[in-house]
Context: one part of a larger RNA
RNA sequence: GCCGGCGAGUUACAGUAACAGGCGAGGUUAAGGGUUUAUACCCGAAUCCGGAGCGAAAGCGAGUCUGAAUAGGGCGCAUACCCGUCUUUGGCGGGUUAGUCUGUUGCUGUAGACCCGAAACCAGGUGAGCUACCCAUGGCCAGGGUGAAGUCUCGGUAAAGCGGGAUGGAGGCCCGAACCAGUCAGUGCUGAAAAACUGUUGGAUGAGCUGUGGGUAGGGGUGAAAGGCCAAUCAAACCUGGAGAUAGCUGGUUCUCCCCGAAAUAGCUUUAAGGCUAGCCUCAGGUGGUUAGUUUCGGAGGUAGAGCACUGGAUGGGCUAGGGGCCUUAACCGGUUACCAAACCCAACCAAACUCCGAAUGCCGAAACUCAAAGCCUGGGAGUCAGACUGCGGGGGAUAAACUCCGUAGUCAAAAGGAAAAGAGUCCAGACCGCCAGCUAAGGUCCCUAAUGUAAGCUAAGUGGAAAAGGAUGUGGAGCUGCUCAGACAGCUAGGAGGUUGGCUUAGAAGCAGCCAUCCUUUAAAGAGUGCGUACCAGCUCACUAGUCAAGUGGCUCUGCGCCGAAAAUUUAACGGGGCUUAAGUUUACUACCGAAGCUGCGGCUCCGAUGUUAAAUCGGAGGGUAGGGGAGCGUUCUCUGUGGGACGAAGCCGGGGCGUGAGCCUCGGUGGACUGCAGAGAAGUGCGAAUGCCGGC
Numbered sequence: 001g002c003c004g005g006c007g008a009g010u011u012a013c014a015g016u017a018a019c020a021g022g023c024g025a026g027g028u029u030a031a032g033g034g035u036u037u038a039u040a041c042c043c044g045a046a047u048c049c050g051g052a053g054c055g056a057a058a059g060c061g062a063g064u065c066u067g068a069a070u071a072g073g074g075c076g077c078a079u080a081c082c083c084g085u086c087u088u089u090g091g092c093g094g095g096u097u098a099g100u101c102u103g104u105u106g107c108u109g110u111a112g113a114c115c116c117g118a119a120a121c122c123a124g125g126u127g128a129g130c131u132a133c134c135c136a137u138g139g140c141c142a143g144g145g146u147g148a149a150g151u152c153u154c155g156g157u158a159a160a161g162c163g164g165g166a167u168g169g170a171g172g173c174c175c176g177a178a179c180c181a182g183u184c185a186g187u188g189c190u191g192a193a194a195a196a197c198u199g200u201u202g203g204a205u206g207a208g209c210u211g212u213g214g215g216u217a218g219g220g221g222u223g224a225a226a227g228g229c230c231a232a233u234c235a236a237a238c239c240u241g242g243a244g245a246u247a248g249c250u251g252g253u254u255c256u257c258c259c260c261g262a263a264a265u266a267g268c269u270u271u272a273a274g275g276c277u278a279g280c281c282u283c284a285g286g287u288g289g290u291u292a293g294u295u296u297c298g299g300a301g302g303u304a305g306a307g308c309a310c311u312g313g314a315u316g317g318g319c320u321a322g323g324g325g326c327c328u329u330a331a332c333c334g335g336u337u338a339c340c341a342a343a344c345c346c347a348a349c350c351a352a353a354c355u356c357c358g359a360a361u362g363c364c365g366a367a368a369c370u371c372a373a374a375g376c377c378u379g380g381g382a383g384u385c386a387g388a389c390u391g392c393g394g395g396g397g398a399u400a401a402a403c404u405c406c407g408u409a410g411u412c413a414a415a416a417g418g419a420a421a422a423g424a425g426u427c428c429a430g431a432c433c434g435c436c437a438g439c440u441a442a443g444g445u446c447c448c449u450a451a452u453g454u455a456a457g458c459u460a461a462g463u464g465g466a467a468a469a470g471g472a473u474g475u476g477g478a479g480c481u482g483c484u485c486a487g488a489c490a491g492c493u494a495g496g497a498g499g500u501u502g503g504c505u506u507a508g509a510a511g512c513a514g515c516c517a518u519c520c521u522u523u524a525a526a527g528a529g530u531g532c533g534u535a536c537c538a539g540c541u542c543a544c545u546a547g548u549c550a551a552g553u554g555g556c557u558c559u560g561c562g563c564c565g566a567a568a569a570u571u572u573a574a575c576g577g578g579g580c581u582u583a584a585g586u587u588u589a590c591u592a593c594c595g596a597a598g599c600u601g602c603g604g605c606u607c608c609g610a611u612g613u614u615a616a617a618u619c620g621g622a623g624g625g626u627a628g629g630g631g632a633g634c635g636u637u638c639u640c641u642g643u644g645g646g647a648c649g650a651a652g653c654c655g656g657g658g659c660g661u662g663a664g665c666c667u668c669g670g671u672g673g674a675c676u677g678c679a680g681a682g683a684a685g686u687g688c689g690a691a692u693g694c695c696g697g698c
Base pairs, nucleotide, nucleotide: 001698002697003696004695005694006693011111012110013109014108015107016106017105018104019103020102021101022100023099026049027048032043033042034041053060054059063075064074065073066072080096081095082094083093084092085091086090114252115251117249121242122241123240124239125238126237132216133215134214135213136212137211138210139209140208141206143175144174145173146171150167151166152165153164154163155162179203180202181201184199185198186197187196218234220230221229222228255633256632257631258630259629260628265278266277267276268275269274279384280383281381282380283379284378285377286376287375292370293369294368295367296366297365298364299363305357306355307354311351312350313349315347316346317345318344320341322340323339324337325336326335327334387412388411389410390409391408392407393406394405395404396403417428418427419426432604433603434602435601437600438599439598443594444593445592446578447577448576453590454589455588456587457586458585464580470564471563474561475560476559477558478557479556480555481554482553483552491548492547493546494545495544497521498520499519502516503515504514527542531540532539605623606622607621608620609619610618611617634687636684637683638682639681640680641679642678643677644676645675652671653670654669655668656667657666658665659664
């Protein structure tokens, strides 16, 4: 890992609701007793619930409490409903207005309370044969080196200190076996081994190593101290018990079909992974036009927008207090100002916490209509409280985030199908079942791949098939405008002059460093000069003019489609691919077709409603679904009653066939070799694929 078996809402008591049954203004026994084949039956009203309430209570009582109260008020009674009748706003009569006991089921409470799971806590014990430390008593340490003190001796000294030599043999001394340790590396890492092996390394007379016996015990020991060690276990050992501790946490929770179907919000919470109440779901009973939509009418309101009348902000100009600068004055006064600037005026603006204004929607109310399904009340049962993305309106952030927080709508969640190559949240569309029938949606129709053509344009960029500011004689369309056969635009030929080197400045300044001025003349035309150039001149060129040529040629605005701007990491890789250029791109118009579980057709099932005698039938409607609610069933074991099968072969097992929407059931053959069905009723150790489930097999 697979297979098989085992494996999780139970039981008791109490409460509550529904359903069923008994009796009913009553219902009912408990303990106990009698009796019996019996859990059958009988006795046993003590008790409990109901029949009356009010008050804290004493208590009173259709009333009572408060209170001084015969007041008021609170809670009750009455009032209510049905039928009959009468002299019909009403009266009278009768009935109902009801409980309780038992059972079953749902749920709740108390219990382990659906099952498995802690880390831990406490009690009583067991451990120092491992290890830590201690006590007692023993054992062990090859060999080599160094050579302390002391001693002797020689020298030396007044004597010493001192120096040399010898002797001596000290040391947590040196090298290095045993022994102890375990440094580094490799191997090992389903090991040879739950800590080793190989090489290497540290200590090796010491705070050394070691045998044996003994001691210290769990909040305790022991510790040259690492929270180390205390039997492969230690920030509190192990065993048993309390004990099924507790677990707002994780995991698991077993057959089928049918109907409905959520939530991820609010408030509160030592609350945030939980809970309670409400909201939203379901079931039962009740109510009936209340719900919803549309239209019309009537309302409340200050958003979008807009505006500047208020509150503020903010720009330019005018006007003008005040201030600053300058001038003037001894000072005061005064003058002036391309300074700052209140108020006021003009013009143009801005605002979530501005409003003279002010929608659309939405909301509230009334009436009518519409069709489908709702709405409301009471009660039983829930689940939900982590939401996600998208569009729109906003806050936060950086007008960042697959970001975060609100509102609103949708989808997913709990939704399959078609489209988007692939792709919860996008687009289309909501799957009861079957069909080798039809029509459509989104999206598509060259091939992969089902299905298309026509007409008129545009694009040349493979734009299409990613991107900005910005840039450009790309190209199409529309408009305005200048020049132009009195000859434009472009080219070519020629001219482009004189006063004058204008004045100033300057070393120089002559059209062309700079400053000022920018005239006049000759002319077809020619600037006191457009650019290059020179040290300054010169030189080239332009404006401007003529000729030549010959018919268009410039500028601007709006707009369609393109171009550049454009760099990324394994591989083309920014159309799904092939491939596409009067298209297979794009714009406009038309046209046919394809395309889904949508719609239709045909057949079938179930549920709801109506008609109907309750049945059958007919008609109409409905049937996606997680949490969850409700309904109906299948199967397993056992019991009772009834009725069957079986050695002429039961159950079980294997295989074939058939029936049922399904759980499942029936039948035939084989195997097997002794039990076992069906109907009705009852009781449960009642259904396994998952729990790192448990046990076994392989």
Molecule: large-subunit ribosomal RNA, domain II
Organism: Candidatus Geothermocultoraceae bacterium